The part of an RNA shown here (large-subunit ribosomal RNA, domain IV) has 326 nucleotides and comes from Lachnospiraceae bacterium 29-84. Its mean pLDDT, the model's own confidence on a scale to 100, is 89. Lineage of the source: Bacteria > Bacillati > Bacillota > Lachnospirales > Lachnospiraceae.
[in-house]
Context: one part of a larger RNA
């Protein structure tokens, strides 16, 4: 040198995207234990004490009191670091087999919608079969995702569903009518039965569409200009335009903010990250839910305590290797 391990003066994360790694706790008794909580939790919360061997007594898997060693008594190996606060997902679960475990699935619960049973949906050409030896408290499909509080407005487009008066509409039914053929009449051009062929209107034809209506936990969508209070500003308020209706609650510079390292506030001696708060939401928003939430996570961010060779800053030392000799 490289791996793999020990050990290290003074500091104590200064190292880095990031405490990555690595030290640190570590058992059993007992004392003690916040906030919030869906009253289980949170909790081994966090903190703190004891722990060895002998002797004697006792209410004897042990306790008390006296005594004894050691640096070290859970004498060795095994053997949770902890705390504050935010984000996401309620969890336990599942996943990219071989670069990804998670905020992705999935889930209990919710809502919608199909289906009366030879159900619906599904395989299969069919027999058949699953559905199910079940029956709407069921079984398909769709979304959503525990729990709390709750989910506004729009139905004009699309889509479903209803609805049958009008319009429009195939095949198909009818056959009006033209035309090819010629038996026959004419004889000059031509006319032309029947039968056959082609042709074919007008008319009687369903669903569908058009059209009436519903319907948004169906796909979807939820404006502009301008003016206006006795200081400035700002507009409770007026006007006009144009929509089917102009974003309710709630929450907000956010897993969403471009401008932005936005502006105040907290923490830091100093903070493009983080709490908390403002509101000018470039472009949140209420089952592609919308704000809250205790537990819960080999999640994600931020700080702190402890503790350290991540650092300062590097040094020795075992063990293999590599390498020199032989």
């Nucleotide at each position: 040198g490289c791996a793999u391990u020990g050990c290290c003066a003074a500091g104590g994360a200064a190292c880095u995207c990031g405490g990555c790694a690595a030290a640190a706790u570590g058992g059993c008794c007992c004392c003690g234990u916040a906030a919030c909580u869906u009253c289980g939790g949170g909790a081994g919360a966090a903190g703190g004490g004891g722990c060895g061997c002998c002797g004697u007594g006792c209410u004897u898997u042990g306790c008390a009191c006296g005594g004894c060693c050691g640096c070290a008594g859970a004498g060795a190996a095994g053997a949770g670091g902890c705390c504050c606060a935010a984000g996401c997902a309620a969890c336990u679960g599942u996943u990219u087999a071989g670069c990804a475990a998670a905020a992705a699935c999935a889930c209990a619960g919710g809502c919608c919608u199909a289906u009366g049973c030879g159900a619906a949906g599904c395989c299969g050409c069919a027999a058949g079969g699953c559905g199910a030896g079940g029956u709407a408290u069921a079984u398909g499909g769709g979304c959503u995702g525990a729990c709390g509080c709750c989910u506004g407005c729009c139905c004009g487009g699309u889509g479903c569903u209803g609805g049958a008066a009008g319009g429009u509409u195939a095949a198909g039914g009818g056959g009006a009518g033209g035309g090819g053929u010629u038996a026959g009449c004419a004889u000059g051009a031509g006319c032309g039965a029947a039968g056959c062929c082609c042709u074919g209107a007008g008319c009687c034809g369903a669903a569908g569409c058009c059209c009436c209506a519903g319907u948004a936990a169906a796909c979807g969508g939820c404006g502009g200009c301008c003016g206006u209070a006795a200081c400035u500003a700002u507009a409770a308020c007026g006007g006009u335009c144009c929509u089917a209706a102009g974003g309710u609650a709630g929450c907000g510079a956010a897993a969403u903010u471009c401008c932005u390292u936005g502006u105040c506030g907290g923490g830091u001696a100093a903070g493009u990250u983080c709490c908390g708060a403002c509101c000018c939401g470039c472009a949140c928003g209420a089952a592609a839910g919308g704000c809250g939430u205790a537990a819960u996570g080999a999640u994600u961010u931020g700080g702190g305590c402890g503790c350290u060779g991540u650092c300062u800053c590097g040094g020795c030392a075992a063990u293999g290797c590599a390498c020199c000799c032989g």
The RNAcentral record of the full RNA draws on ENA.
Its Rfam family is "Bacterial large subunit ribosomal RNA".